[in-house]
């Protein structure tokens, strides 16, 4: 010199780790504008009995608050982990030929 590798290094792209949101679990929740039960009392009936229903007393919508990191997404040079590609250069190892 020329080939072939491989490592640096670049770029995509899986995986992981960090961190976010969301859902999920518990809490917690409506004078009225959720929903269920209506005492009392109102109103209809001659009566039976009915109609609406306040206030309570439950189930809950939103908010808020907490708990675990199970799931979805998102984002980072956190990892240089796995694949693929790329060669302007470094480092590096086989072979060949030459001097």
């Nucleotide at each position: 010199g020329g080939u072939c590798g491989g490592g640096u290094c670049c770029u995509g792209u899986g995986c992981a780790a960090c961190a976010g949101u969301c859902g999920u679990c518990c809490g917690g929740g409506a004078a009225c504008c959720a929903g269920g039960u209506c005492a009392g009392g109102a109103c209809c009936g001659g009566a039976a009995g009915g109609u609406a229903g306040c206030a309570g007393c439950c189930u809950u919508c939103a908010a808020c608050g907490g708990a675990a990191c199970c799931g979805c997404c998102u984002g980072u040079g956190u990892g240089c982990c796995g694949c693929a590609g790329g060669c302007a250069g470094c480092c590096u190892g086989g072979c060949c030929g030459u001097c």